[in-house]
């Protein structure tokens, strides 16, 4: 140094970096120019080797089980918030459950513990980005506090709104 084993925390614009920017560091080579000069300094190009940093800013989002990957939505000095892997509440089969009768089944359909779709109508503390300070760090960057704004989409209430509300068996009454 790995590699295994146990135990703790920690997540979903979420961890990660071997592409790629960018930063420091140590060579190497080439042109110019100064110093009388061995050699030194300066400016520049190329190209090696290291470490390090950069790499999604919030809203939303879980019946269970297997499967899959380019799994809403808006915001941005929209330039790397690129690209890569991985994983995810997305999808898709099935189970299971709600609803379609009082009530039990059986197929159907639709949905997901706020459980039928459309529409309207209200609500739902965006953060980053930008100012300000203020720590680390040689740097590139990273953390913290404070100000002020700007969404979409989903969700949830409500609705004198609009469609869909079945078929078959059997009980009750």
């Nucleotide at each position: 140094a790995g590699a295994a084993a146990g135990a703790g925390c920690a997540a979903a614009g979420c961890g990660c970096c071997a592409g790629g920017g960018c930063u420091c560091c140590c060579g190497g080579a080439g042109a110019g120019g100064u110093c009388a000069g061995a050699g030194a300094c300066c400016u520049u190009u190329c190209g090696g080797g290291g470490a390090g940093u950069c790499g999604a800013c919030g809203a939303g989002g879980a019946a269970g089980a297997c499967g899959u990957u380019u799994a809403u939505c808006g915001a941005g000095u929209u330039u790397u918030u690129c690209g890569g892997c991985g994983g995810a509440u997305g999808c898709g089969u099935c189970u299971c459950g709600g609803c379609c009768u009082c009530c039990g089944g059986g197929c159907g359909g639709u949905c997901g513990a706020u459980a039928g779709g459309g529409c309207g109508g209200c609500g739902u503390u965006a953060a980053a980005u930008c100012c300000c300070g203020g720590c680390g760090g040689u740097g590139a960057c990273g953390c913290c506090g404070g100000g002020g704004a700007c969404a979409g989409a989903g969700c949830g209430c409500c609705g004198a709104u609009c469609c869909g509300g079945g078929c078959c068996c059997g009980g009750u009454a």
This is a predicted structure of a 173-nucleotide RNA (glmS glucosamine-6-phosphate activated ribozyme aptamer) from Rubrobacter marinus.
It was read from a public genome assembly, where an Rfam model found it.
The source organism's lineage runs through Bacteria, Bacillati, Rubrobacterales, Rubrobacteraceae and Rubrobacter.
The prediction has a mean pLDDT of 78.
Its Rfam family is "glmS glucosamine-6-phosphate activated ribozyme aptamer". The literature on the family includes a 2006 paper in Nat Struct Mol Biol by Jansen et al., "Backbone and nucleobase contacts to glucosamine-6-phosphate in the glmS ribozyme". By type it is a riboswitch.